[in-house]
RNA sequence: CGGGACUCGACGGGAGAGCUACGUCAGUAGCGCCGAAGGAGCAACCGCCCCGGAAACUCUCAGGCACCAGGACCGUCAAAAACAG
Numbered sequence: 001c002g003g004g005a006c007u008c009g010a011c012g013g014g015a016g017a018g019c020u021a022c023g024u025c026a027g028u029a030g031c032g033c034c035g036a037a038g039g040a041g042c043a044a045c046c047g048c049c050c051c052g053g054a055a056a057c058u059c060u061c062a063g064g065c066a067c068c069a070g071g072a073c074c075g076u077c078a079a080a081a082a083c084a085g
Base pairs, nucleotide, nucleotide: 001085003083007079009077010076011075012074013073018031019030020029021028022027032065033064034063038061039059040058041057045053046052047051
């Protein structure tokens, strides 16, 4: 000097699942349901290999089931930066 994992921020896209009753709204109750915040479990797979990392699979504790909000993941931009050249 250029590159640069992880992490954080901004913008855009972003699924699934409800019915009844009460209630001015927000909500509350009963039963039912969803999985893509998080969490947990199995272990396909991976690695510096007998020790580790581990899912979009599974569970549904949490969260969610009008809108809003949230939202894994994808794209763009930016910050910082291990690291190798």
The RNA shown here (Glycine riboswitch aptamer) has 85 nucleotides and comes from uncultured Sulfitobacter sp. Its Rfam family is "Glycine riboswitch aptamer". Rfam links the family to the GO term glycine biosynthetic process. NCBI's taxonomy places the organism under Bacteria, Pseudomonadati, Pseudomonadota, Rhodobacterales, Sulfitobacter. The coordinates come from a structure-prediction model, not an experiment, and the mean pLDDT is 80.